[in-house]
Context: one part of a larger RNA
RNA sequence: GAUGAACGCUGGCGGCGUGCCUAAUACAUGCAAGUCGAGCGGUAAGGUUCUGCACUUAUUAUUUGAACGGAUAAGUCUACUUCGGUAGAUACUGUCUGACAACGUAAUCACUGGCUAGUGAAUACGGUCGAAUAAUGUGUGUAGAAUACACGAGCGGCGGACGGCUGAGUAACGCGUAGGAACGUACCCCAAAGUGAGGGAUAAGCCCGGGAAACCGGGUCUAGUACCGCAUGUGAUCUUCGGAUUAAAGCUUUCGCGCUUUGGGAGCGGCCUGCGUAUGAUUAGUUUGUUGGUGAGGUAAUGGCUCACCAAGACUACGAUCAUUAGCUGGUCUGAGAGGAUGAUCAGCCAGACUGGGAUUGAGACACGGCCCAGACUCCUACGGGAGGCAGCAGUAGGGAAUUUUCCACAAUGGGCGAAAGCCUGAUGGAGCAACGCCGCGUGCAGGAGGAAGGCCUCCGGGUUGUAAACUGCUUUUAUGAGUGACGAUUUUGACGGUAACUCAUGAAUAAGGGUCUGCUAACUACGUGCCAGCAGCCGCGGUCAUACGUGGGACCCAAGCGUUAUCC
Numbered sequence: 001g002a003u004g005a006a007c008g009c010u011g012g013c014g015g016c017g018u019g020c021c022u023a024a025u026a027c028a029u030g031c032a033a034g035u036c037g038a039g040c041g042g043u044a045a046g047g048u049u050c051u052g053c054a055c056u057u058a059u060u061a062u063u064u065g066a067a068c069g070g071a072u073a074a075g076u077c078u079a080c081u082u083c084g085g086u087a088g089a090u091a092c093u094g095u096c097u098g099a100c101a102a103c104g105u106a107a108u109c110a111c112u113g114g115c116u117a118g119u120g121a122a123u124a125c126g127g128u129c130g131a132a133u134a135a136u137g138u139g140u141g142u143a144g145a146a147u148a149c150a151c152g153a154g155c156g157g158c159g160g161a162c163g164g165c166u167g168a169g170u171a172a173c174g175c176g177u178a179g180g181a182a183c184g185u186a187c188c189c190c191a192a193a194g195u196g197a198g199g200g201a202u203a204a205g206c207c208c209g210g211g212a213a214a215c216c217g218g219g220u221c222u223a224g225u226a227c228c229g230c231a232u233g234u235g236a237u238c239u240u241c242g243g244a245u246u247a248a249a250g251c252u253u254u255c256g257c258g259c260u261u262u263g264g265g266a267g268c269g270g271c272c273u274g275c276g277u278a279u280g281a282u283u284a285g286u287u288u289g290u291u292g293g294u295g296a297g298g299u300a301a302u303g304g305c306u307c308a309c310c311a312a313g314a315c316u317a318c319g320a321u322c323a324u325u326a327g328c329u330g331g332u333c334u335g336a337g338a339g340g341a342u343g344a345u346c347a348g349c350c351a352g353a354c355u356g357g358g359a360u361u362g363a364g365a366c367a368c369g370g371c372c373c374a375g376a377c378u379c380c381u382a383c384g385g386g387a388g389g390c391a392g393c394a395g396u397a398g399g400g401a402a403u404u405u406u407c408c409a410c411a412a413u414g415g416g417c418g419a420a421a422g423c424c425u426g427a428u429g430g431a432g433c434a435a436c437g438c439c440g441c442g443u444g445c446a447g448g449a450g451g452a453a454g455g456c457c458u459c460c461g462g463g464u465u466g467u468a469a470a471c472u473g474c475u476u477u478u479a480u481g482a483g484u485g486a487c488g489a490u491u492u493u494g495a496c497g498g499u500a501a502c503u504c505a506u507g508a509a510u511a512a513g514g515g516u517c518u519g520c521u522a523a524c525u526a527c528g529u530g531c532c533a534g535c536a537g538c539c540g541c542g543g544u545c546a547u548a549c550g551u552g553g554g555a556c557c558c559a560a561g562c563g564u565u566a567u568c569c
Base pairs, nucleotide, nucleotide: 001568002567003566005565006564007563008562009561012441013440014439015438016437017436018434019433020399025397026396027395029394030393031392034158035157036156039155040154042151043150046149047147048146049145050144051143052142053141054140055139057137058136059135060134061133062132063131064130065129066128068098069097070096071095072094073093075090076089077088078087079086080085103126104125105124106123108121109120110119111118112117165352166351167350174277175276176275177274178273179272180271183269184268185267188265189264190263191262192261193260194259195258196230198228199227205220206219207218208217209216210215235246236245237244238243250257251256278324279323280322285315286314287313290312291311292310293309294308295307296306297305327349328348329347330346331342332341333340334339354375355374356373357372358371377388378387379386380385405431407430408429409428413427414425415424416423417422444474445473446472447471454465455464456463457462479506480505481504482503483502484501488496513558514557515556516555517554519538520537524553525552526551527550528549534541535540
């Protein structure tokens, strides 16, 4: 000087980065790879439309009841009384009756009146509450059908070999660099040719059965860009040069998208080689498919890659073999350089996906979130049998000195699928946490001497803290409050985010510590202690006068940090 750091004390803000270095230990939970209905048969759910039924509600019509008004009877009450009755009222009760009624609103006319207003007349409209039935309409539920809305499961296509994580293994053509020949290549681009006519099944569905479950079996039906023949052969492959073999798939809004064969390209990948790429000789010999040849098999391709036969070779002191350690590189740190150390983040390559082995599919895997077998571990179980793999993003336990949120969004960039709309995307973009790092800013500025008080020291005169404070004036970065409010997005679409930024207001208001002071090494005194307590990187200090221990005052160095520890140069 540096760090993916940790620890101690302290801690105001912002920008940009970084964040399990240990147990490749075990993992609860959620998400991380789907998509295409414009390939197909279809219709489980949802939307929309139609129809039926049930209920609800509104209007109209018909029937009917209650209520209301009027009259009246009996009873009751009051007043009068000639005691015989008369008059008035009357909730309830009985009978009859009304809808041209009472009442309200509007305007008109007449009269009274100074006006408001009042009275009368005729007109128009409204004019109480239910029950049942019918018609029409609304809403809810349910059943069926349709749907060029959409879609669970299924067949089929493309993608799950990318992206993301980790560094266990590997001392190797693994990586770096420079070359090589005997290869492959889905999607993409260019060019040429073609795309005809057929067939049999099967999943889903339906009907049964078994099982606790995972799941499995039987029967029956059906489609296709699924599968299989036939035709054609520009071409391609093989060839004894005569010939033989070999293809396709349709969909659509009619624009197009596809399919088959062949040649070329781009990018990507497989293979081979020269050189370079740790330590140890207290590891000296190693090897039998081993080294080479012929032939065959295998592969996309060369090759002992594999096999049969033949030969006996091959590597090694220029370090084979063995052991230990380790992913490699661009880079990073340091250094004037040469070198030394290192390989976090970012980028390229390699390797791995619980451990070991294996293949299938596919253009590509011997495949992180596919399959099979074995093993260890965990879980479910009806004990017969099953399920699982965070070294994806969060998160948990454990280990450890030590390393974050079970957040938001697909708005941008990119990827998969799709004609597209779009869907998916813990890639990615963002936010959160942590002074972990780098950078920037602030914690005021100017004036102010009776050099205040207090503290400390003192030779008691004073010195120092110290223009420091108080006090006066000023400013507002920051803070707080309010307002406006982006770029990132091209016609649209903004998670971030009411964020950044800008404007206004308030008010010095919200903001300083850590280490050191014997020498190296910047910075000194007093008291306490008395080889004790203690300090210390080295020399060393402390045994009664300690600038080295502890405390106070003062000083010095850094500063939102300062020290210590660890490691490298």

Small-subunit ribosomal RNA, 5' domain from an uncultured soil bacterium, 569 nucleotides, folded computationally. The full RNA is in RNAcentral, with records from ENA and SILVA. Its mean pLDDT, the model's own confidence on a scale to 100, is 81.